Predicted 3D model of a 154-nucleotide RNA (FMN riboswitch aptamer (RFN element)) from Aeromicrobium stalagmiti. The sequence was found by an Rfam model in a public genome assembly. The source organism's lineage runs through Bacteria, Bacillati, Actinomycetota, Actinomycetes and Aeromicrobium.
RNA sequence: CGUGUGCUCCGGGGUCGGUGCAAUUCCGAACCGGCGGUGACAGUCCGCGACCCGCGGUCACUUCUUUGCGCAGCAACCAGCGCAGGGGUGAGGCCCGGUUGAGCCGGUGGAAUUCCGGCACCGACGGUGAAAGUCCGGAUGAGAGGGGCACGUG
Numbered sequence: 001c002g003u004g005u006g007c008u009c010c011g012g013g014g015u016c017g018g019u020g021c022a023a024u025u026c027c028g029a030a031c032c033g034g035c036g037g038u039g040a041c042a043g044u045c046c047g048c049g050a051c052c053c054g055c056g057g058u059c060a061c062u063u064c065u066u067u068g069c070g071c072a073g074c075a076a077c078c079a080g081c082g083c084a085g086g087g088g089u090g091a092g093g094c095c096c097g098g099u100u101g102a103g104c105c106g107g108u109g110g111a112a113u114u115c116c117g118g119c120a121c122c123g124a125c126g127g128u129g130a131a132a133g134u135c136c137g138g139a140u141g142a143g144a145g146g147g148g149c150a151c152g153u154g
Stems, first nucleotide, its partner, number of pairs: 001154010015029004030134002032123002034048004043121002052098003056095004061090001063088009103119005125137003
């Protein structure tokens, strides 16, 4: 320095005013930008995460049903309990798949849609006496990923 395993920590930002019965949602002016990559620094290049979807796979759980065996007696029926197999329902974990917004021009330079200049553009879902990137909510959640420690190993 790399690598395997375990434990642990970190891991999303942003508003004022005006009009109005009512709007941080309209109008005006502002403000914000997860993670990894990319010959040079990225909200708008490539990829990932989360949200949303799957009449995909798998795992175990719940409940219903069915079959077999046992508890179990001389035999039969019904019912109960337990174990195992099959089918259906409900919600969940993991995997796989789908979907998922937006940038151009000029300059410098060996190299930049990443820097500088200019002018733009984008922003899930639900809620909210008025329409939301900024308010409320799922979220004290999850997570791409980043760090620390320990043990082993190259």